[in-house]
Context: one part of a larger RNA
RNA sequence: UGACGGGGGCCCGCACAAGCGGUGGAGCAUGUGGUUUAAUUCGGUGCAACGCGAAGAACCUUACCAGGUCUUGACAUCCUCGGAACUUUCCAGAGAUGGAUUGGUGCCUUCGGGAGCCGAGAGACAGGUGCUGCAUGGCUGUCGUCAGCUCGGGUCGUGAGAUGUUGGGUUAAGUCCCGUAACGAGCGCAACCCUUGUCCUUAGUUGCCAGCACUUCGGGUGGGAACUCUAGGGAGACUGCCGGUGACAAACCGGAGGAAGGUGGGGACGACGUCAAGUCAUCAUGGCCCUUACGACCUGGGCUACACACGUGCUACAAUGGAACGUACAGAGGGCAGCGAAGCCGCGAGGUGGAGCGAAUCCCACAAAACGUUUCGUAGUCCGGAUCGCAGUCUGCAACUCGACUGCGUGAAGUCGGAAUAGCUAGUAAUCGCGAAUCAGAAUGUCGCGGUGAAUACGUUCCCGGGCCUUGUACA
Repeated sequence: UGACGGGGGCCCGCACAAGCGGUGGAGCAUGUGGUUUAAUUCGGUGCAACGCGAAGAACCUUACCAGGUCUUGACAUCCUCGGAACUUUCCAGAGAUGGAUUGGUGCCUUCGGGAGCCGAGAGACAGGUGCUGCAUGGCUGUCGUCAGCUCGGGUCGUGAGAUGUUGGGUUAAGUCCCGUAACGAGCGCAACCCUUGUCCUUAGUUGCCAGCACUUCGGGUGGGAACUCUAGGGAGACUGCCGGUGACAAACCGGAGGAAGGUGGGGACGACGUCAAGUCAUCAUGGCCCUUACGACCUGGGCUACACACGUGCUACAAUGGAACGUACAGAGGGCAGCGAAGCCGCGAGGUGGAGCGAAUCCCACAAAACGUUUCGUAGUCCGGAUCGCAGUCUGCAACUCGACUGCGUGAAGUCGGAAUAGCUAGUAAUCGCGAAUCAGAAUGUCGCGGUGAAUACGUUCCCGGGCCUUGUACA
C1' cells in the first nucleotide's frame, strides 16, 4: 500500500421487510447429469453452465457410427497434353461411382496462339470441426451503469509511498458547494444520440372526413386540407419563478404555471481492472500432430436411446370458471421461387380458385381476454387433457426409426403442492391475444407488439452484494 475480520461509523441496491402472482407436488415440452449404445458428435459446469452455442437434427445440416469408395484429392495457385463449354439417352450399382451414347463446334487472334471452362498427368502443394483459450488476436460474460480509476509538475517522507481523491454539507453520481499543501488535468458520471409523452409549422396520397352535394349507405363519389395520421423542421423543462430550511453556498422541502418537474419514461452507451473466466467448433493465428488418412465422397443409422436425478417452461387441478350463441375495440410486423382475396367443395386440417398486391392502396388478418344472453352446481365433474386406437390433411425425392396438423373414439395423473426457493416498485406484476426472425415442413423457445390492469414499501435490526472513512492483523 492492499487484502481480510462472526471490528466500528456512514450510505446504497426488489438485499431484507411490506405485498402480488409463481417454482418445488401432477402430466407434457425442452436442456443437462447419469446410464445405455456401433455411435448416442463437440463445447459450455456456482452466482456469470443447464428452452446455452442451435434464429429451428427426417435426407442435407453433421462435425459421430457402420458399410461401400477416392488419393494432387470436394476446394486454391502454378506446369504439360488433349478437348469448346454444355447437353440427350441407356446399362450396372443402395448411392458415390463405373461403362456406353446423342446433339454441339462457340469468343478473340499479329494465324504462332490466347481467354474461359472440362478431362488426363507429374509434383510443388491442398485439406484437417485433429490438440493446446494455460502460447495468442478478435469478440463476449461478470463484478456493475457500481462510482470509481489515474496522471503532470509541486509539497511531505531515507524509502516503499503519501498528498491531491481526506474533512463539513449535498447528490443517482469523485454530482456540486465550502474548507484545505495543494494546484490543475485525463478516463469514467452527466450531457450530446435514438425513442416515447404536449404544442406549432410544412406537405396531403395509398391515409383522413368537420362542413356542403350526390349516394348502391361502403369516405363509395364530387369535393375539402379543418381533424386523425404519416414524416421533415421547430418550440418546450432550465430548480427558470415564488415561499421555507440551509452556512449569504451547494442543495433540499413545499407551491404556482405546465402535456410533462426536478435524471419526465425507455433505449443505446460499460472507466482502470478482476476471474490464467468463455470461445483454437464463427473467424484469424504461433506451436504440435495426420497426409492412400485424423483428408474427401456416398448409402443407411445416430445426435430423438431411458431404472433414474436436476434446471427452465407450458397446461391444469376449475364457478373471478367450462361450454354455446351473439357482439366490440389494437399495435407492431411480413409478403414475388412470395402474401394469396371473393366464390365453390369439405364437420375439419385443408382443397379448388385465382382477383389484387413489390404494397399507408392488395393480402397474411376473425385479435383474444372484455361485454350481453343461456347452461352446468362442486362432482375427478359439461374440470383436466396425457396416453392409446382408427380415419385423414399438408410439406417434402422421402414422414419406419423421427414432422406438424385435423376428425371420431379413449379419457391417465392432477382437488393448489414438504424442506426450500426465483421474479416484480407502475402502465410494472398478473393476465389476454397478435406478429417476426430461423424456416420446404417442423415452437410450450427466442425477439418484438399492443389489450385489460393491481397490491405494497412502517422501516434498515437482520440475510446477500456493493461504495467511502476508520481500526486490528503473525496474510501478500
Small-subunit ribosomal RNA, 3' major domain from a metagenome, 476 nucleotides, folded computationally. The prediction has a mean pLDDT of 85. The RNAcentral record of the full RNA draws on SILVA.